[in-house]
Context: one part of a larger RNA
């Protein structure tokens, strides 16, 4: 290379569109590129392999093989091509129907905090104890009133949406995407998908806001042998809106995407069907437990890690190295491509 493999051993792309290419339903005819049957011809010498050859080296003779290739003639199953036809695959359309799915805009209680009044009066925060701190310039508590900001209890569930990231107070506008079902319609319009493009937590930047809690730096208080922590009093940036970059995660189900076939029982959520029994049928989802297979075991087990196929990304001992150099992106932070000398 070839083979092996990839939930945990190295090894599934963070996630979805879509090009280029690969695979790709059913019944016909046509065709004769591929494929295939016969025939002929070419395959120089050497070489290769046999044999002369029980001759061991150097030679020579003869024989074969030999991946194709070319022409003639034939076959038509299967790939390929053309044409005509189909409905299961795919899509569209009526009916229905769930849901924190997205985006804008309103608005509403409950807590923290700050400030304003009344009352009151010496303690209050904090801890394992403390101490920093606040506090006679009237706190702490309790009452009522105001401002701000962020975040949504109970409902809540292994529950629901979403391709992922991710999504919850209520209302409006708009708007993506699924499920049923039972006809219509279209008539393979299909799958994955190198390069591409798009989305893509938190933390970070740019540029204007905004700042209520918390809180990287940070400062002080304690703890300790020290304590550049863990605990405590502060406490900036950030956390928030807006808008532009960043493009990374234990971006996990550590499991790529589509398709088909396979034991059972038992809970859910959205339909739909018989029915009105504490009941049974079906579908697309969410969990549990297990049979058979599978597995190194762990486990997985109709949402498979089982069988099978199509296509894409990755592994190939550690360490050096998620570097380096060199490119491209980026305002930086840096991200993305990615060795080698050594070593063992």
């Nucleotide at each position: 290379c070839u083979g092996g493999g990839g939930g945990u051993a190295a090894a599934g792309g963070g996630c979805a569109c879509c090009u280029a290419a690969u695979c790709g339903g059913u019944g016909a005819a046509u065709c004769g590129g591929g494929u295939u049957a016969a025939a002929a011809g070419u395959g120089a010498a050497a070489g290769c392999c046999g044999u002369c050859a029980a001759a061991a080296a150097c030679u020579a003779g003869c024989g074969g093989a030999a991946u194709u290739c070319u022409c003639u003639c034939g076959a038509a199953a299967c790939c390929a091509a053309u044409u005509c036809a189909c409905u299961u695959g795919a899509g569209u359309g009526a009916g229905a129907u769930a849901g924190a799915g997205a985006a804008c805009a309103g608005u509403g209680g409950a807590a923290u905090u700050u400030c304003g009044u009344a009352u009151g009066u010496a303690g209050g925060g904090g801890u394992g104890a403390a101490a920093u701190c606040a506090g006679g310039a009237a706190a702490u508590c309790u009452a009522u009133g105001a401002a701000g900001g962020a975040a949504c209890g109970c409902c809540a569930a292994a529950a629901g949406c979403g391709a992922a990231g991710g999504c919850a107070g209520c209302u409006c506008u708009c708007u993506g995407g699924g499920u049923c079902c039972c006809u219509a319609c279209c008539g393979a319009c299909u799958c994955u998908g190198a390069g591409g493009u798009g989305c893509a937590a938190a933390a970070g930047c740019g540029u204007g806001g905004g700042g209520a809690g918390c809180g990287a730096a940070u400062a002080g208080g304690a703890u300790u042998a020290g304590a550049u922590a863990c605990c405590c009093u502060g406490g900036u940036a950030g956390u928030c809106c807006a808008u532009g970059c960043c493009g990374u995660a234990a971006a996990u189900g550590a499991u790529g995407a589509g398709u088909g076939u396979u034991c059972a029982c038992c809970c859910u959520u959205c339909g739909u069907c018989u029915a009105c029994g504490c009941a049974g049928a079906u579908c697309a989802g969410g969990g549990g437990c297990u049979u058979a297979c599978c597995u190194a075991a762990c486990a997985c087990g109709u949402g498979a890690a089982a069988c099978a196929c199509u296509c894409c990304g990755c592994c190939u001992g550690g360490g050096g190295a998620a570097u380096a150099u060199g490119g491209u992106c980026g305002c930086a932070a840096g991200a993305c491509c990615a060795a080698a000398a050594c070593u063992g």